[in-house]
RNA sequence: UAACGAUAAUAGCAAACCUGUUGAAAAGCAGGGACGCAAAGCCACGGGUCUAAGGUCUUCAGACUAUGACAGCCGGGUUGCCGAA
Repeated sequence: UAACGAUAAUAGCAAACCUGUUGAAAAGCAGGGACGCAAAGCCACGGGUCUAAGGUCUUCAGACUAUGACAGCCGGGUUGCCGAA
């Protein structure tokens, strides 16, 4: 330096659920809480998933649609702690 990843060490994050709050919703944020995580840090670039306010269509039932969201779905990019085998 590149791989790799311990029942090591140090620090860190925080699923479900609950409360408050923002939002049309998905979901976000804050507090509590821990299922887990060696990138569960960051970036929607490719695929995927969720939502459908607005828009389009409409047989008025609904269908389609991201400019909204998910990085804790999989790739990719980028930065970074530690060092047993």

This is a predicted structure of an 85-nucleotide RNA (c-di-GMP-I riboswitch aptamer) from Desulfosporosinus hippei DSM 8344. Rfam family: c-di-GMP-I riboswitch aptamer. Gene Ontology term of the family: cyclic-di-GMP binding. Its Rfam clan is "c-di-GMP_I riboswitch clan". The model forms 95% of the base pairs in the Rfam consensus. Lineage of the source: Bacteria > Bacillota > Desulfitobacteriaceae > Desulfosporosinus > Desulfosporosinus hippei. Its mean pLDDT, the model's own confidence on a scale to 100, is 90.